[in-house]
RNA sequence: AGAGCAGGACAAAUGACCGCUGCCUUGCUUUCAAGCAGGGGGGAGGAAAGUCCGGGCUCCGCAGGACAAGGUGCUGGGUAACACCCAGUCCCGGCGACGGGAAGGAAAGUGCAACAGAAAGGAAACCGCCCUGACAGGCAGUCUUGUCUGACGGGGUAAGGGUGAAAGGGUGAGGUAAGAGCUCACCAGCCCCGCCGGUGACGGCGGGGGCUCGGCAAACCCCACCUGGAGCAAGACCAAAUAGGGGAACGACUGAGGGUGGUCCGCCCCCAAGUUCCCGGGUAGGUCGCUUGAUCUCGGCGGCAACGCCGAGCUUAGAUGAAUGGUCAUUGUCCCGAAGGCGGGUGACCCCUUCGGGAAACAGAACCCGGCUUAUGACCUGCUCUGACA
Numbered sequence: 001a002g003a004g005c006a007g008g009a010c011a012a013a014u015g016a017c018c019g020c021u022g023c024c025u026u027g028c029u030u031u032c033a034a035g036c037a038g039g040g041g042g043g044a045g046g047a048a049a050g051u052c053c054g055g056g057c058u059c060c061g062c063a064g065g066a067c068a069a070g071g072u073g074c075u076g077g078g079u080a081a082c083a084c085c086c087a088g089u090c091c092c093g094g095c096g097a098c099g100g101g102a103a104g105g106a107a108a109g110u111g112c113a114a115c116a117g118a119a120a121g122g123a124a125a126c127c128g129c130c131c132u133g134a135c136a137g138g139c140a141g142u143c144u145u146g147u148c149u150g151a152c153g154g155g156g157u158a159a160g161g162g163u164g165a166a167a168g169g170g171u172g173a174g175g176u177a178a179g180a181g182c183u184c185a186c187c188a189g190c191c192c193c194g195c196c197g198g199u200g201a202c203g204g205c206g207g208g209g210g211c212u213c214g215g216c217a218a219a220c221c222c223c224a225c226c227u228g229g230a231g232c233a234a235g236a237c238c239a240a241a242u243a244g245g246g247g248a249a250c251g252a253c254u255g256a257g258g259g260u261g262g263u264c265c266g267c268c269c270c271c272a273a274g275u276u277c278c279c280g281g282g283u284a285g286g287u288c289g290c291u292u293g294a295u296c297u298c299g300g301c302g303g304c305a306a307c308g309c310c311g312a313g314c315u316u317a318g319a320u321g322a323a324u325g326g327u328c329a330u331u332g333u334c335c336c337g338a339a340g341g342c343g344g345g346u347g348a349c350c351c352c353u354u355c356g357g358g359a360a361a362c363a364g365a366a367c368c369c370g371g372c373u374u375a376u377g378a379c380c381u382g383c384u385c386u387g388a389c390a
Stems, first nucleotide, its partner, number of pairs: 001386008010377001012331007020043002023040007045362001049373002052371005057231004069227005074088005089103001090101004104222002109220002111216002126161002128157006135150006169187006188212001190209008235288004245279006255271001257269004296313007333359009343350002
């Protein structure tokens, strides 16, 4: 210098001007509610995101058990809890720094394996190899036959070739017509037993056995463990106008009915429309829930660590069609170009100063936390590999 690996911290700073939105306060107007003006102070994130897990909180439900459904799945620890985190084990990837793993069971059962291939699981004969039958041809011949080659038929064979992600242990020797764990030695794997180390996953050593028993469970399934439902539009409270419900009073004039009376008027009763008032439910609207919390910072102690305990300190968005913004100047960072340096380095190159130009991302709280995942700018630290430049 190039290519990488791991971790940390930041999300530019200051000022001026113009705005936006809550809170406090002063003054004015106003019956109140409220409005206007001035002053002060507050106002997004590392992911506020996706809403994928886990909890708090709220309401509903709930004696207990079983089934179903869903989830989790190496070990030990952390935590309110987790599918998260830490430390390990084993396996896999990388030359390495380091990274990844839903990592129980396939000798319970069912199922699956595209394409290729003869055959995909107690299998299979395409080529090849070997034995054999009859036939054809060549050669030899002691005229019985022998031998070689070819196509065909029957059989053996998993050594070799070929297909495939995967072909039923590997190497060597014996054995055989040719072969084969068919037999033997060594190695690998599986199962069982013992000893040692470790809390444990597991590791190390030794012995024995049968001779090899394949892969997939984020396929069904089996085993072990876990899980009520809905969500701040949860939920609680206050409460208009209008319409409708219930009740009370009035009901003059008017109308239907009844009583009185032979009839009418009159009088009385009752109903209705209507008027006034009261009650209760719901809606609009408002208030609470609402931000102090398994918080954060610092120190001490325990622990490899995640984290825990103790002490001190700091605690300022809580909006609701939803504010948190813009412009300019200076400084800082980075990039490009130019100039300078009696700066560094063997060198490729790097550093410093000045001037000019340019760039600054992803994104936007909505009850609150712990995680995961995804998006994204620039910086710092430690480590690894390489040497094309010299």
Molecule: Bacterial RNase P class A
Organism: Pseudomonadota bacterium